Model confidence (mean pLDDT): 88 of 100.
Small-subunit ribosomal RNA, central domain from a metagenome, 350 nucleotides, folded computationally.
The RNAcentral record of the full RNA draws on SILVA.
Rfam family: Bacterial small subunit ribosomal RNA.
[in-house]
Context: one part of a larger RNA
RNA sequence: CUGGGCGUAAAGCGCACGUAGGUGGUUCAUUAAGUCAGAUGUGAAAGCCCCGGGCUCAACCUGGGAACUGCAUUUGAAACUGGUGUACUAGAGUAUGGUAGAGGUAAGUGGAAUUCCAGGUGUAGCGGUGAAAUGCGUAGAUAUCUGGAGGAACAUCAGUGGCGAAGGCGACUUACUGGACCAAUACUGACACUGAGGUGCGAAAGCGUGGGGAGCAAACAGGAUUAGAUACCCUGGUAGUCCACGCCGUAAACGAUGUCAACUAGCCGUUGGGAGCAUUUAAGCUUUUAGUGGCGCAGCUAACGCAUCAAGUUGACCGCCUGGGGAGUACGGCCGCAAGGCUAAAACUC
Numbered sequence: 001c002u003g004g005g006c007g008u009a010a011a012g013c014g015c016a017c018g019u020a021g022g023u024g025g026u027u028c029a030u031u032a033a034g035u036c037a038g039a040u041g042u043g044a045a046a047g048c049c050c051c052g053g054g055c056u057c058a059a060c061c062u063g064g065g066a067a068c069u070g071c072a073u074u075u076g077a078a079a080c081u082g083g084u085g086u087a088c089u090a091g092a093g094u095a096u097g098g099u100a101g102a103g104g105u106a107a108g109u110g111g112a113a114u115u116c117c118a119g120g121u122g123u124a125g126c127g128g129u130g131a132a133a134u135g136c137g138u139a140g141a142u143a144u145c146u147g148g149a150g151g152a153a154c155a156u157c158a159g160u161g162g163c164g165a166a167g168g169c170g171a172c173u174u175a176c177u178g179g180a181c182c183a184a185u186a187c188u189g190a191c192a193c194u195g196a197g198g199u200g201c202g203a204a205a206g207c208g209u210g211g212g213g214a215g216c217a218a219a220c221a222g223g224a225u226u227a228g229a230u231a232c233c234c235u236g237g238u239a240g241u242c243c244a245c246g247c248c249g250u251a252a253a254c255g256a257u258g259u260c261a262a263c264u265a266g267c268c269g270u271u272g273g274g275a276g277c278a279u280u281u282a283a284g285c286u287u288u289u290a291g292u293g294g295c296g297c298a299g300c301u302a303a304c305g306c307a308u309c310a311a312g313u314u315g316a317c318c319g320c321c322u323g324g325g326g327a328g329u330a331c332g333g334c335c336g337c338a339a340g341g342c343u344a345a346a347a348c349u350c
Stems, first nucleotide, its partner, number of pairs: 004321003007304002012318001014201004021194003025088002028085004033081002035077008049065006091191001092188004096183004103177007110154001115149007125136002162169002206247006215241002220236004258317006266295012299306002323350003332343004
């Protein structure tokens, strides 16, 4: 290189947008780059292969042929791919009318609860645990009532429910804003798919500057437990958690399953639309479409299982794997304030 693979054995980039590149719907015409056919030239000799000849045979030598699968020139063919032009509407998109939604950003508002502060009532305990103790409390705690402050999170609704590319998104209102779905027409006319590099987004933790700080809580302190207990349990408690701006760029970033398209039995739920039937209304039935779940046939799979939301049957493009350890490490480079990230070996060893 030809291969074989990537749900769980090694292997799908965390996700998207998109450059180059690769691939690309239907019709007609044309071209002849790819493709195919013929001819000419060349493809040294030797060697290999075939048929002969010469050394007594063979090795060896020698004659002829074939081959040299290639390249160039030239003459043709025109189905397919490509180029050019024409037309089309089934891909893609736009317009119109609707629909659902924790999609995003910003501002404002609300109630429950915890904590704290002030005041009232009230008195000896409270708290905590397996049991305790540290801790709090006669300077009046816990409990209870009233008022106030402040921060964070939004019970019920809530649902293998919804939305989003992924990360993720859950009180209410307003403003701005992205996407999706459905219906029926009209329009554009292949405008498409994928995507090396690249760019953007990207939980938590962490970092920088400035705020904020109720609860929780790494570190830390104390009390227990224990042989010990740098833990599990308890009492406290600082970073942090929150906000603004800027970094970081990683996760079991998981469906451990790349994106797009086509095809391939069914059954049962559920969410958002459409149509029809029936009905006084509601509930309902049939059908269609886009999601989201549970079973299940064929097929696939090492098995488990997957099964129209495929891991089935195919096509296009990208990424990745190639025994375990050493090691996602060293070195170098790039990025970062740092922490570190990305890229990524070898010796050695089994």